[in-house]
RNA sequence: AACUUAUCAAGAAAGGCAGAGGGAUUUGGCCCGUUGAAGCCUUGGCAACCCAUAUUAUAACUCAAUAAUAUGAAGGUGCCAACUCCAGUAUCGUAUUAAGCGGUACAGAGAUAAGUC
Numbered sequence: 001a002a003c004u005u006a007u008c009a010a011g012a013a014a015g016g017c018a019g020a021g022g023g024a025u026u027u028g029g030c031c032c033g034u035u036g037a038a039g040c041c042u043u044g045g046c047a048a049c050c051c052a053u054a055u056u057a058u059a060a061c062u063c064a065a066u067a068a069u070a071u072g073a074a075g076g077u078g079c080c081a082a083c084u085c086c087a088g089u090a091u092c093g094u095a096u097u098a099a100g101c102g103g104u105a106c107a108g109a110g111a112u113a114a115g116u117c
Base pairs, nucleotide, nucleotide: 002116003115004114005113006112007111008110013043014042015041016040017039021032022031023030027087028086029085044080045079046078049076050075051072052071053070054069055068056067057066058065084109088106089105090104091103092102093101094100
C1' cells in the first nucleotide's frame, strides 16, 4: 500500500519552544488563528478497539471457543473546536410555490481499531 470486519451525534487541554497558517484531498461555503495556526516537547485527560475479570447463552458435565452483558484501566493504539465542520442521491416533514430549515436511508471519499496477505 491492498483487502476484510466494526465504529464514526457522546467524551476529553494546560504549559514550554515556535511564528502563520489550519479545519484529509479539489472547488465552494462556513469557521478556527498574532488574546498565537501548523509542527515538536512535557504533563494531564477522554474513550474502551485490542486487553483483564465476572455472569449468561450456545441440549447436559469438564476444558476450549464464540457471542451478549456488566465491571475495570496496568499495557498496545487512538483521540482531546464545530456530526468525519458542511456539500451527492432518494424519500419524508414544515412551507401556497420556490428558496430555506429539519428527519431517515443509501452511496462515495476519509478517519480509527482489530485482523489477513